[in-house]
RNA sequence: AGUUUGAUCCUGGCUCAGGACGAACGCUGGCGGCGUGCCUAACACAUGCAAGUCGAGCGAAUGAAAUUCCUUCGGGAACGGAUUUAGCGGCGGACGGGUGAGUAACACGUGGGCAACCUGCCUCAUAGAGGGGAAUAGCCUUCCGAAAGGGAGAUUAAUACCGCAUAAGAUUGUAGUACCGCAUGGUACAGCAAUUAAAGGAGCAAUCCGCUAUGAGAUGGGCCCGCGGCGCAUUAGCUAGUUGGUGAGGUAACGGCUCACCAAGGCGACGAUGCGUAGCCGACCUGAGAGGGUGAUCGGCCACAUUGGGACUGAGACACGGCCCACACUCCUACGGGAGGCAGCAGUGGGGAAUAUUGCACAAUGGGGGAAACCCUGAUGCAGCAACGCCGCGUGAGUGAUGACGGCCUUCGGGUUGUAAAGCUCUGUCUUCAGGGACGAUAAUGACGGUACCUGAGGAGGAAGCCACGGCUAACUACGUGCCAGCAGCCGCGGUAAUACGUAGGUGGCAAGCGUUAUCCGGAAUUAUUGGGCGUAAAGGGUGCGUAGGCGGUUUCAUAAGCGUGGGGUGAAGGCCAUUGGCUUAACCAAUGUAAGCCCCGCGAACUGUGUAACUUGAGUACAGGAGAGGAAAGCGGAAUUCCUAGUGUAGCGGUGAAAUGCUUAUAUAUUAGGAGGAACACCAGUGGCGAAGGUGGCUUUCUGGACUGUCACUGACGCUGAUGCACGAAAGCGUGGGGAGCAAACAGGAUUAGAUACCCUGGUAGUCCACGCUGUAAACGAUGAGCACUAGGUGUCGGGGUCGCAAGACUUCGGUGCCGCAGUUAACGCAUUAAGUGCUCCGCCUGGGGAGUACGUGCGCAAGCAUGAAACUCAAAGGAAUUGACGGGGACUCGCACAAGCAGCGGAGCAUGUGGUUUAAUUCGAAGCAACGCGAAGAACCUUACCAGGGCUUGACAUCCCUCUGACCGGUCGGUAACGCGACCUUCUCUUCGGAGCAGAGGUGACAGGUGGUGCAUGGUUGUCGUCAGCUCGUGUCGUGAGAUGUUGGGUUAAGUCCCGCAACGAGCGCAACCCUUGUCAUUAGUUGCCAUCAGGUAGAGCUGGGCACUCUAAUGAGACCGCCGGGGAUAACUCGGAGGAAGGUGGGGAUGACGUCAAAUCAUCAUGCCCCUUAUGUUCUGGGCUACACACGUGCUACAAUGGCCGGUACAAAGAGCAGCGACCACGCGAGUGCGAGCGAAACUUAAAAACCGGUCUCAGUUCGGAUUGGAGUCUGCAACUCGACUCCAUGAAGCUGGAAUCGCUAGUAAUCGUGGGUCAGCAUACCACGGUGAAUACGUUCCCGGGCCUUGUACACACCGCCCGUCA
Repeated sequence: AGUUUGAUCCUGGCUCAGGACGAACGCUGGCGGCGUGCCUAACACAUGCAAGUCGAGCGAAUGAAAUUCCUUCGGGAACGGAUUUAGCGGCGGACGGGUGAGUAACACGUGGGCAACCUGCCUCAUAGAGGGGAAUAGCCUUCCGAAAGGGAGAUUAAUACCGCAUAAGAUUGUAGUACCGCAUGGUACAGCAAUUAAAGGAGCAAUCCGCUAUGAGAUGGGCCCGCGGCGCAUUAGCUAGUUGGUGAGGUAACGGCUCACCAAGGCGACGAUGCGUAGCCGACCUGAGAGGGUGAUCGGCCACAUUGGGACUGAGACACGGCCCACACUCCUACGGGAGGCAGCAGUGGGGAAUAUUGCACAAUGGGGGAAACCCUGAUGCAGCAACGCCGCGUGAGUGAUGACGGCCUUCGGGUUGUAAAGCUCUGUCUUCAGGGACGAUAAUGACGGUACCUGAGGAGGAAGCCACGGCUAACUACGUGCCAGCAGCCGCGGUAAUACGUAGGUGGCAAGCGUUAUCCGGAAUUAUUGGGCGUAAAGGGUGCGUAGGCGGUUUCAUAAGCGUGGGGUGAAGGCCAUUGGCUUAACCAAUGUAAGCCCCGCGAACUGUGUAACUUGAGUACAGGAGAGGAAAGCGGAAUUCCUAGUGUAGCGGUGAAAUGCUUAUAUAUUAGGAGGAACACCAGUGGCGAAGGUGGCUUUCUGGACUGUCACUGACGCUGAUGCACGAAAGCGUGGGGAGCAAACAGGAUUAGAUACCCUGGUAGUCCACGCUGUAAACGAUGAGCACUAGGUGUCGGGGUCGCAAGACUUCGGUGCCGCAGUUAACGCAUUAAGUGCUCCGCCUGGGGAGUACGUGCGCAAGCAUGAAACUCAAAGGAAUUGACGGGGACUCGCACAAGCAGCGGAGCAUGUGGUUUAAUUCGAAGCAACGCGAAGAACCUUACCAGGGCUUGACAUCCCUCUGACCGGUCGGUAACGCGACCUUCUCUUCGGAGCAGAGGUGACAGGUGGUGCAUGGUUGUCGUCAGCUCGUGUCGUGAGAUGUUGGGUUAAGUCCCGCAACGAGCGCAACCCUUGUCAUUAGUUGCCAUCAGGUAGAGCUGGGCACUCUAAUGAGACCGCCGGGGAUAACUCGGAGGAAGGUGGGGAUGACGUCAAAUCAUCAUGCCCCUUAUGUUCUGGGCUACACACGUGCUACAAUGGCCGGUACAAAGAGCAGCGACCACGCGAGUGCGAGCGAAACUUAAAAACCGGUCUCAGUUCGGAUUGGAGUCUGCAACUCGACUCCAUGAAGCUGGAAUCGCUAGUAAUCGUGGGUCAGCAUACCACGGUGAAUACGUUCCCGGGCCUUGUACACACCGCCCGUCA
C1' cells in the first nucleotide's frame, strides 16, 4: 500500500513492494578478475595416489667409477667403496586432511581456579656417561600352507635389552625452625636413613650431532568452578554408587573414579526426570534499534572414522590410511582358510530439483625424517569444468528528414516505430593475427606460462536477451477467443467491442543476464523490554480465605549486594565500521584505529536492599451506640388452593380466538358448616436494607458473623496482592430415607395445521419440599479482578454524628445506594469521585474465522459430566460501533373511489376483436404482472408485407464518381408471358462563341449501393411507470475523526416542503401554486352568412323582404373571487368554521403542464447510430398464397336475456365537426341497400343531420311480437379483382340466452348510468379509437381492516436492499 462495507471509523487477519542465498528450474548467453561448488544416502565403493625418513645407530646383502695384476685382448682377478636395500634400531604415523552421525553435555562461549596435574622435540642452567653380560630379527638349512602366513634348528650386531659401580638440591620416611595462604596447606633452611642414571656416532682434528639425572622457561594438554545460549507440563516427581562420611585401591592429578563399612541423604514449578530436536562459537543474513533467523566457504573448540566393544605402544591415542574381539556387508579360495573399510584427493554406482578433473607441481608457503645433500607431502600452490555469486568491460561513436521502405494504429487527415535505418565521417575497448615478455626467487631452482602486461596490423566487422504493461506498480492499442481456452502474489479477469487470456505493434524495467520456485529477516506496534490490549471487537478467574512469590509508611545510624564513577586484565586471527594504501577501476587484498560482555582493584552513599534504634498517619484492638429479608436451629400464625364428611340445591360445569377432550342425575359446578394435609408468606415494598459471591422477605425465641457512627485509651507497619492450595457456590441433575397441597419436564388425550413429535386446552409422573451426601456449572453480568491515592459540581434516597433553632427546619460531617453532568477519556456507543479519567502494586486472561471447547491423554465424579485442551484440513475474511437507505404479519400521524356506503358492470350466452397454444410451405415481427393482450395497426382482398412457394435481375428498385454510345426521356401501338422481365414498331431534346455544354437514356468497369439481417444488455432520440405523489437538492455556516447530520426535524395548518411560529442555522434552486387554454356571469367593441323586440311589407308556410343590432349568438378586449367583509375558534399568527353579498366562495369545474430519480422497463420494425453479418443474395422484382387457419384457454368490447320493455303510428329539441377525384339537396324509381337526374356549397350561407324523451295504439310474462346468432335464396355498392377474404339490403331461417360460481373492475355531480351525433384512418370496410351534446341519479357513518403513497420514530445478521438473507436434510 491492497483487501471485510452502499459508504464510514475501528479491531483484525491475509497479501505485496525491500534485502539475502552453498541454491534449483525456464528462456537466453560476448569477455575478464576474485570467490564458491553433494544442503539428499555418517549409502556402497573398482582403480591410482594421500606418511614416511635416517647407512653419520647395527649386522648383512648389492656392488659403479678409479687403481693394481693377469690376459687367449673378448675379458678375468684383487682392491675399492659410490649406489641401492629387506631386517633390527631411532624419530614421525596423536600433526596435516575429511565429516557433523552422536551429543542438551562443563560439549561450547566467557571469566576464573589447580596449595590436585603432565608435557617428546625446542631454549637456558647444573652435574655426569666407569666397567661388564645374555639374547634376537636378518642371513643359512628345513618343514607346513592354494594363499596370507607360520613352525623348528644353527649362527650374528647395535644408540635394541639386562645386572654392577658412582650420584644429588631428585624420590620416600622421620624429628624441627621461620614466613605465608580463604581451608586442606605452601615456601625456605637444614639433620639422619633408604632408593634410583647413561650410548654412542661422524670427522685427521678442532669440533659437531646424540645419551643420563635435575632445575627453570616456552609450547601443548588434563581437571574443577561461576555465568550464558532449544521445544514440550497433554513429561511432576526423579535417584541405590544414589547423597555424604571413614578407610583402602586406582590415576599424571582431585574426586563414588572403584571397593568395604557407616549414615539417609541428594535433585525438583527459579522446571528435576522423561521425550523430541540440535555439533557449539567467532561470525553470516535481516532490522532504525531492541530483536529475529542461520551456523556453507574462512578461523577456534568438540565429536566421529563401516557398526559396537577393548586395551597395547607411546611424551601424547583408547589411534581415519595401528592392533585384538563381535556383528553386518564385499572380495579371494585348492573350502582347510584368508583379505578389506574414500566422513583424505580424484573418480564410480546409487539417492536427488541439484553440486566439478581418475589434471600439473613440490617453483612458493608450511609439515615429517636426516649432520647434510636430499626424500616424502592429493597439506598447499596452480590449472580444468559450472553465469553458482560478487565486481568490471563490451556489443560502437558523431552526423544524418523526403521524417524513406516495411510493420502497427487510424477520426483516413494522419500518427507511431524514429535519428532509429540507409548514407557520410570516424574509433578500435573486447575479439583476431604477429612480435616482445615479467613480478612471484635481490645467487641457483617457476607447476602456473609464452600467462599477466606492452607494441604493431586489420576490419563495424564476431557479441542482447529476459520479464512486465487492470489496481497495488513504471509501462496501451489492435486482432483472435467468447465463463471456452486460459490468467492469477492479493483484490480479481474471461458469458461477442477483454488495456487482466493468446498473438502482434508499441511502451516500461533490468541487462549477460532476466524471470519463477523454495527458505530467512523486514514491513508486522501481528507476542508489544523498547512497544499492545481485556464494558460491547479475541480477552477479568463465579466468589472469598490464604501459602510461596512480587510490591510496600515516617525518622536515625551503620553497611555497600544492587547503583554511580576512575583505573587495570581479558575480549585470538579474520570479518563489520572509520581512515589510508596496492592491483588501470571495482570486487579483492593490505596497514592503522575503534567494542559490548566478564573478571580484578579503588572511591561515592541520593535511591533500592540488609541490620539497628525510634515514630504514628497505614492496619488492628478497646469502650459507647443505633440500623439491617446477614447466617443456623426450634416453635407459632392467618389467608388461599386441593381433598374428605355432612347439609342446601339442580342441570349443567369447565375451557377457548372458536371448540373439543375432561367433570356431572352414583347429584357435579355453586353455596354453608366441620375436618385433613402440604407448600408459599398478599398489603407494608421503595433503582429501600443486608451479605464475599451465589443469595436473602409472615411472627417469636435462642445461638452467631460482618459493616457503620462516636471517643482517640492501647499495639507499633503487624500492610496490599496472591500461582499452587482450601472453602463457599443459583437452577437442573444423582444417591439414601421421608414428604407430596399446588405447579409441572416426560407421557396421554383434545384442538390448530398441508403436517404440528410445538405454541392453546384437559389431565399427569419424575421433580419442586425436608434430612444427609455428591455434582461444581450459568448471559455465575455492572458482560467492567483486588487495593491505595488524586481529579468541577448538582439532585434524590438509606444508616449514624455535630452546630443553630421553641419547633418546622437550615447548615455541616462520615459510610452506603441511584440519577444528571464538566474536565478528561473512548473506534464510537458511552464512562465520568461507585471511572471505562490520572498514577502506583499484584493476580488472571487474549493474539484472524471455522474445525472446537471437539479428539487424544490425564485428573475429578456413582453417573450425567466437569477441568485441562490440540492438529490435519479449509476460508479471505469473521467481527465492533456508528451512518444513509430499504424492509417489518413494529409504533404514532396522515392522504387516495383504498376500504366502507351506493350505482352500473365483468366472470355464464352469442358474436366482434386481441393474445396464448396448436396447426401450417407461411400462418412476418414486436409488446409480457400492475405499467403486454380493440396494444404498434388513425382501418392486411392486390398493394401494404417485412412471411411462404415459384419465375426473373445482378453496379442493381434508389445515390455519387469514371468511360463509351445515342438524342431524347416521356408517350403510343403490337407480339409474348401467370405476371414482371423480354421483343418489335411509331413518335421524338434544349442552349451555343459551333470547340462544346446541359439534360436524358442505353452499354461497360470498379469504387459502391442495398438489408424490416443481429445486438434496446453498445447507444441517441422518444415513451411508459411510481405519480400531479410532495417531494429532491445546493451554497455558506455549524456539529461529527469520518460516512454524514443540521437546514428539510419540532408545535400548528394546508390539496401542497402551502403558510405561520419556534430553532445553529441563513439563504437559494428544481418541483407545488400562479402565469396559459377552456367553461360558468357581466360589460365594451363589432353586427354577416347569425338574430328578430319594436316599425312596415308579405306567405300555404317561413327573418321571406325593407329595416334594426335591443336580445340570443358569434369573437376580440376587459371586469369579476381576494378569506376582501361580518361573527366564532386559534398564539393577537398561519389558518379554519359559520354568515352576508354574489353568476360563481374558499386552488369555482375541466385541460395543458410530470422535480431528483427507479425499473440494464419499451422501442435497432418510425427515425438516427457503433460494432458484427449477407453481397448472382439475408439485396431487388413479379404472380399466387399467408398474416383471416381452429380440439382449446385468457383479456377487452358489442348485443341480449325483456313490460322502467318490444313493435306500429304521430310529434319535438342539440352540440361539435367534415366536405371539390368532395358533401350531395329537391324530384323520380326501387320493399330496401341503392339508382337516375344533378340544385346549392371550397361553406355561421349549401349538404351531411339526431336518438332517447313525449303523445296514441298494441303485445301480457311465454324462450314470447324478447333475443338475434347461424344458414338458404335474391340483390346493391366500392374496386383491375370481393373464391380463399369486404360492407350493406330484402325474403326466409330463428341458435344460445330467463341476470350469471369463486373471484373481480369503474365511478363522488352535470359524475355514474343511458341516448344518439360527428371525425380521423379510408376506393370499400368500425361493436375499436378520438371527440360532441341530450336525459340525468344513488351514496359517503367513518378510517378498525385490504391496497398504494407521504412524514417522524424503532428493530435489523438486509444493501442485487424481504421476490433479501439464511438453516437443516437429500441428490
Molecule: small-subunit ribosomal RNA
Organism: uncultured bacterium